This is a predicted structure of a 71-nucleotide RNA (transfer RNA) from Neurospora crassa OR74A. The sequence is in RNAcentral, with records from ENA, Ensembl Fungi and Rfam. Model confidence (mean pLDDT): 83 of 100. The source organism's lineage runs through Eukaryota, Fungi, saccharomyceta, sordariomyceta and Neurospora crassa.
[in-house]
RNA sequence: ACCUGGGUAGUUUAAAGGUAAAACCUUAAUUUCAUACAUUAAAGAUGAGAAUUCGAUUUUCUCCCCAGGUU
Numbered sequence: 001a002c003c004u005g006g007g008u009a010g011u012u013u014a015a016a017g018g019u020a021a022a023a024c025c026u027u028a029a030u031u032u033c034a035u036a037c038a039u040u041a042a043a044g045a046u047g048a049g050a051a052u053u054c055g056a057u058u059u060u061c062u063c064c065c066c067a068g069g070u071u
Base pairs, nucleotide, nucleotide: 001070002069003068004067005066006065007064010024011023012022013021018054026042027041028040029039030038047063048062049061050060051059
């Protein structure tokens, strides 16, 4: 320098154009003398910027970051 893959909650993974799902974690309540366990509920995220589209995590372009490969 070029090529490939990836970037989604605090963490690990889904969603492949139609209003983002779950587990762990956190908080609150119930329970307990108290803690833990358990049950219930809640909060929490699409790397940045443009383009296409009625509508973008998803398609296209340019950057940033990570991993791997070729020279």